[in-house]
RNA sequence: CUUAUCAAAGGUGAUGGGGUUCACCUUUAACUGUCCUGAUAAGGACUGAUGACCCCUACCCUUAC
Numbered sequence: 001c002u003u004a005u006c007a008a009a010g011g012u013g014a015u016g017g018g019g020u021u022c023a024c025c026u027u028u029a030a031c032u033g034u035c036c037u038g039a040u041a042a043g044g045a046c047u048g049a050u051g052a053c054c055c056c057u058a059c060c061c062u063u064a065c
Base pairs, nucleotide, nucleotide: 009026010025011024012023013022016056017055018054019053020052021051033046034045035044036043037042
């Protein structure tokens, strides 16, 4: 220096933060939502701050003071 394996660690899971847990990826990666029109591109519409659970913050709807 190169290759392989293992461990540790890090990263990711369609909009913020924390805890727990699951899955995926090893930097050429994991990931980058759904529906309609459309050959792609492009255009239009819709849900959700979670991968899942709980909490906080922001946003939306309703009710009461």
This is a predicted structure of a 65-nucleotide RNA (Fluoride riboswitch aptamer (crcB RNA motif)) from a Desulfobacterales bacterium. Its Rfam family is "Fluoride riboswitch aptamer (crcB RNA motif)". Its family is annotated with positive regulation of gene expression and response to fluoride in the Gene Ontology. Of the family's consensus pairs, 100% are formed in the model. Model confidence (mean pLDDT): 76 of 100.